[in-house]
Context: one part of a larger RNA
């Protein structure tokens, strides 16, 4: 020169579009951030209609009858979205194979099944305990909740026999046989769930070959260590784990240690070669107060989920409880430094529902910083008596500032004020037509905007509302006076001041660059 998640000093009109704890993975007050399904059950706390009784009304009490439902039971979600970068030098990531050694909810396709039976148990009630957190005991009850028996191969195990084929262990694939496992129902009759087997797709899991820091002032390292037999285990291979058996296995092509570090697409830079960095997006991994463990479940060894130790915090009746912002805001703390405790589910996405709809701090969309990039203005033409005033001089004059200003005449981006005034919205229920033909397909119609009266247009007024910052010896564009007097400053390097300083302080001119400009810190 160029870059920055930059900050600091000065100064600041606006719009567009990004981006904003790099430090203490320090503590965290409050609120929100995973809920949802009555079309799976019993039910009926609470609101809402209807019935009924009393009553002249008002009202007041019954009733699960509607509409829905608060807790309970069951179902799917909660393993995704969203955060951080502590750990890790490693098959973590990258990039290329392999699984002849493997699983895969919800979705799709295709065969073929759902016959009969049981026992609970919760929610209510009833009686306890406890400051509370929460809990015990009893009576009763339902189910897509749990068991039982029947059926059942192209499922799984075990044995016989034969083919075929390859990559060694082996893969397949006919045929007999024996043993083991299934189901749920609701229901507006249209429907949708269940059960079992293959089979797609998706997604994961495991193996290896290469590559992917710094130190030899780290040279030796290793006992489940290397190998093998047998077994457990696991979806699945394997000392992954146990017995027993040999004694190997890594190493100067750097084992071991130590110290650092999330990795890549990518970014900066530079002619490249390289050097340097992983903010924002997008993949992969890790982690959730620390530490360690299971459980449930297609999938965790699980951010807002359970046990256990441990620090810390808070509540208490001293007996014992509760919690976990590296989610969104926001607070203390650190720091040179980093935003609102904001609206909306109107889009897209996601969870559950048959749908309507719920819920969604994911997303959309506003606040606030000049923190970057682009973009526009802060006027344009004319106007010498080259005007005053200022600074300079060789001083009756002369130079500059300087077409700058007065004046004239335009124009109105910006800006004030009136009025209009978006797209983002495709579509749902419902209604109708039209095709096949009984449930689908298609057209038409038909609610729904947070941002918002915003963006944008349109008229009307008026130069009206808008320019600073650094720097003038040389390197480097830009130059004179005054004040100081090796003082008080300057300064990237040479280096300036000691009385005539273009190097200091003002002041006047000049130069760069501008809504910025400088210094500071990195990196090429």
């Nucleotide at each position: 020169g160029g870059a920055u998640g930059a900050a600091c000093g000065c100064u600041a009109g606006c719009g567009g579009c990004a981006g904003g704890c790099u430090u203490a993975a320090c503590a965290c007050a409050u609120g929100c951030a995973a809920g949802u399904c009555g079309a799976g059950g019993g039910g009926c706390a609470g609101c809402g209609g209807g019935a009924g009784u009393a009553g002249c009304a008002a009202u007041a009490c019954u009733u699960g009858c509607c509409g829905g439902c608060g807790a309970c039971c069951g179902g799917c979600g909660c393993a995704a979205g969203g955060g951080u970068g502590c750990g890790u030098a490693a098959c973590g990531c990258g990039u290329g194979a392999g699984c002849a050694a493997c699983a895969u909810g919800c979705c799709c396709g295709u065969a073929u099944c759902a016959g009969g039976g049981g026992g609970a148990u919760a929610a209510u009630c009833c009686a306890g305990g406890g400051a509370a957190a929460c809990u015990u005991g009893g009576u009763c009850u339902a189910a897509u909740a749990c068991c039982c028996c029947a059926u059942a191969g192209u499922a799984a195990u075990c044995u016989u026999a034969g083919g075929a084929g390859g990559c060694a262990u082996c893969u397949u694939u006919u045929a007999a046989g024996a043993u083991u496992u299934a189901a749920a129902g609701c229901u507006u009759u249209g429907g949708u769930g269940g059960a079992u087997a293959c089979g797609g797709a998706u997604u994961g899991g495991c193996u290896c070959g290469c590559g992917u820091g710094a130190c030899a002032u780290u040279a030796g390292c290793u006992a489940g260590a290397u190998g093998g037999u047998a077994g457990g285990g696991u979806a699945a291979c394997g000392g992954c784990c146990u017995a027993c058996c040999a004694u190997g296995g890594c190493u100067a092509c750097g084992a071991u240690g130590u110290c650092u570090a999330g990795g890549g697409g990518u970014u900066c830079u530079g002619a490249g070669a390289g050097g340097a960095a992983g903010a924002u997006c997008c993949c992969c991994c890790a982690c959730a107060c620390u530490g360690g463990a299971a459980c449930u479940g297609a999938g965790a060894c699980a951010c807002g989920g359970u046990c256990c130790a441990g620090a810390c915090u808070c509540c208490u009746a001293c007996g014992g409880g509760a919690g976990g912002c590296a989610g969104c805001a926001g607070u203390g703390a650190g720091g040179a430094a980093u935003a609102u405790u904001g609206g909306a589910c109107a889009a897209u996405g996601g969870a559950u529902g048959g749908a309507a709809a719920u819920c969604u701090g994911a997303u959309c969309c506003a606040g606030c910083c000049a923190u970057g990039c682009c973009g526009c203005g802060u006027g344009c033409a004319g106007g010498a008596a080259g005007a005053c005033u200022g600074c300079c001089c060789u001083a009756u004059g002369g130079g500059u500032u300087g077409u700058a200003a007065a004046c004239u005449g335009c124009u109105u981006u910006u800006g004030u004020a009136u009025g209009g005034g978006a797209g983002c919205a495709a579509u749902a229920a419902g209604c109708c037509c039209u095709u096949c033909g009984u449930g689908a397909a298609g057209g038409g119609u038909g609610a729904u905007g947070a941002g918002a009266g915003u963006a944008c247009c349109a008229u009307a007024c008026g130069a009206a509302u808008a320019a600073g910052c650094a720097u003038c010896g040389g390197c480097u564009a830009a130059c004179u006076c005054c004040g100081u007097g090796c003082c008080a400053g300057c300064a990237g390097c040479c280096g300036c001041g000691g009385u005539a300083a273009u190097a200091c302080g003002g002041a006047g001119g000049a130069u760069g660059c501008a809504a910025g400009c400088g210094u500071u810190a990195u990196c090429c």

Background: Small-subunit ribosomal RNA, 5' domain from a wastewater metagenome, 524 nucleotides, folded computationally. The RNAcentral record of the full RNA draws on SILVA. It matches the Rfam family "Bacterial small subunit ribosomal RNA".